[in-house]
Context: one part of a larger RNA
RNA sequence: UGACGGGGGCCCGCACAAGCGGUGGAGCAUGUGGUUUAAUUCGAUGCAACGCGAAGAACCUUACCUGGCUUUGACAUGACAUGCGCGAGAAAGCCGGUGGAAACACCGGCCCCUCUUCGGAGUUCGUGCACAGGUGCUGCAUGGCUGUCGUCAGCUCGUGUCGUGAGAUGUUGGGUUAAGUCCCGCAACGAGCGCAACCCUUGUCCCUAGUUGCCAGCGAUUCGGUCGGGAACUCUAGAGAGACUGCCGGUGACAAACCGGAGGAAGGUGGGGAUGACGUCAAGUCAUCAUGGCGCUCAUGUGCAGGGCUACACACGUGCUACAAUGGCCGGUACAAAGGGUUGCCAACCCGCGAGGGGGAGCUAAUCCCACAAAACCGGUUCGUAGUCCGGAUUGGAGUCUGCAACUCGACUCCAUGAAGUCGGAAUCGCUAGUAAUCGCGAAUCAGCAUGUCGCGGUGAAUACGUUCCCGGGCCUUGUACA
Numbered sequence: 001u002g003a004c005g006g007g008g009g010c011c012c013g014c015a016c017a018a019g020c021g022g023u024g025g026a027g028c029a030u031g032u033g034g035u036u037u038a039a040u041u042c043g044a045u046g047c048a049a050c051g052c053g054a055a056g057a058a059c060c061u062u063a064c065c066u067g068g069c070u071u072u073g074a075c076a077u078g079a080c081a082u083g084c085g086c087g088a089g090a091a092a093g094c095c096g097g098u099g100g101a102a103a104c105a106c107c108g109g110c111c112c113c114u115c116u117u118c119g120g121a122g123u124u125c126g127u128g129c130a131c132a133g134g135u136g137c138u139g140c141a142u143g144g145c146u147g148u149c150g151u152c153a154g155c156u157c158g159u160g161u162c163g164u165g166a167g168a169u170g171u172u173g174g175g176u177u178a179a180g181u182c183c184c185g186c187a188a189c190g191a192g193c194g195c196a197a198c199c200c201u202u203g204u205c206c207c208u209a210g211u212u213g214c215c216a217g218c219g220a221u222u223c224g225g226u227c228g229g230g231a232a233c234u235c236u237a238g239a240g241a242g243a244c245u246g247c248c249g250g251u252g253a254c255a256a257a258c259c260g261g262a263g264g265a266a267g268g269u270g271g272g273g274a275u276g277a278c279g280u281c282a283a284g285u286c287a288u289c290a291u292g293g294c295g296c297u298c299a300u301g302u303g304c305a306g307g308g309c310u311a312c313a314c315a316c317g318u319g320c321u322a323c324a325a326u327g328g329c330c331g332g333u334a335c336a337a338a339g340g341g342u343u344g345c346c347a348a349c350c351c352g353c354g355a356g357g358g359g360g361a362g363c364u365a366a367u368c369c370c371a372c373a374a375a376a377c378c379g380g381u382u383c384g385u386a387g388u389c390c391g392g393a394u395u396g397g398a399g400u401c402u403g404c405a406a407c408u409c410g411a412c413u414c415c416a417u418g419a420a421g422u423c424g425g426a427a428u429c430g431c432u433a434g435u436a437a438u439c440g441c442g443a444a445u446c447a448g449c450a451u452g453u454c455g456c457g458g459u460g461a462a463u464a465c466g467u468u469c470c471c472g473g474g475c476c477u478u479g480u481a482c483a
Base pairs, nucleotide, nucleotide: 001483002482003480004479005478007477008476009475010474011473012472013471015467016466019431020430021429022428023427026321027320028319029318030317031316032315033314034312035311042053043052064307065306066305067304070301073131077130078129080128081127082126083125088116093110094109095108096107097106098105099104113122114121115120133296136294137293138292142290143289144285145284146283147281149279154193155192156191157190158189159188160169161168162167173184174183175182199273200272201271202270204241205240207238208237209236210235214230215229218228219227220226244267247261248260249259250258251257323424327383328382330380332378339370340369341368344363345362349358350357351356390421395416396415397414398413399412400411401410437459438458439457440456441455442454443453
C1' cells in the first nucleotide's frame, strides 16, 4: 500500500422488511448429470453451466458409430515434370446401360473447346512431385469476441509539496447528489478515462404535406368513406417549440442543495433504450473466425448408405398445462399494436365434422393477403362441489399436410380412451407502475416441426413503517502472526 475481520461509523441496491404471484408435490415439454449403448459427437459446470452454443438433429445438418468405397484427393497454387491429342483433333461434358443400398467401378453412344503468326499457347483431363486437408490436442502459448463484479462510482496522471524509502498528498474533511454530482474548506494546482450531456424512442403543441390513410360540415348512396367532394380531425414523417430548479415561499453556511407551491402535456435524470472506466476471475471460446507449437498423411483426410445425437431403474434445473365456480361447456357480441409476404401471402366462392382440399381475384404492399382475424372482456343458457360437463396424460382406430422418404424419429385433425392431480415439506425465485399478474397477436430460424427465444399490444393491482437482521456493493477509520 492492499486484502481480510462472526471490528467500528456513514450510505446504497427487490438485499431484507411490507405485499402480489410463483418454483419445490402431479402430468408433459426441454436442458443437464448419471446409467446404458456399436455410437448415444463436442463444448458450457457456484453466483456468471443446465429452453446454454442450437434463430429450429427424419435424410442433409453431423462433427459420432457400423458397413462398404476412395487416396494429389471434395477444395487451392505451381512459366513443376510428364502423358494423351496435331487429321483442327477433345481425355472434359452430356445421354444410355450393367453390377451395387449408394458412393463407386465398368461398357456403349453423342458432342467433339478458345486464341493463333499454323510453329505453338491456353482451359479441361490422366499420372507423378511439391502439397492440400483435418469440428485432431493445447483457451494454462495467443488474437479477436464475450460473461462477471456493475451502469457499481470509481480508476489514474503531470507538476509541486511531504517522507531516508515503500509511498502519501491531490481523491481526505463539512454539507449535498443517482453520481469523485456540485459547493465550501484545505500543500496543493490542474488534467485524463469513467458520471452527466450529446444519440434513438415515447409523452404535449405548432408549421409543412394530403395518398394507398382520414371524414367535421354539404350532396348522393347499393348504407360499405362507397361516390362526388373536403384538407378540418385522426394518422403518417419532415422541420421546430417545450423542462432549465427557469419562477415563488421555506430550510440551509450569504453556498451547493433539499422541501413545498405555481404554471404546465410533462418537474427536478419525465419514462424506456443504446452506451459498460482502470481492472478481477491463467473466467469462457483453438467447434464462428484467425493463429504459435505438437501429433495424423492408404488416414485423425474425402465422399456414401444405414444407424445414433430422440436410449431410460433414476437425480437436478428451466418451463407449459392443471388441480376448477373470480370456473368449464354452448351459442351471441365489442375493441388492438407491432410485424411478415413474389421460390411468397393467399381473398371471394365450392367440398369436407375437422386438419385440409379445390379454386383462382388482388398484392413487390398505409392500396391486396396473413387476419369477414385478436383473446381475455361484456350480456345470456347450463353445470352445483363431484376426481365432476374439472383435468387432459396415455393408448387404440381413421385421416390431413410437408417432404425423395415421417419405422427408428415430424406437426396437426376426427372418433374412442380417459391417468396423475383436490394448491404442494424443508427450502427457494421474480417483481416498486402501465410494473407484477393475466390475455391473446406477430417475427426470426424454417420444406415441415416451439410450451423456447425475441418483440407487440389488451385488462390491470397490492405494498414499501423502516434499515435491527441476511446477501452484494461504495467511502472513511481501526486491528492483523496474510500478500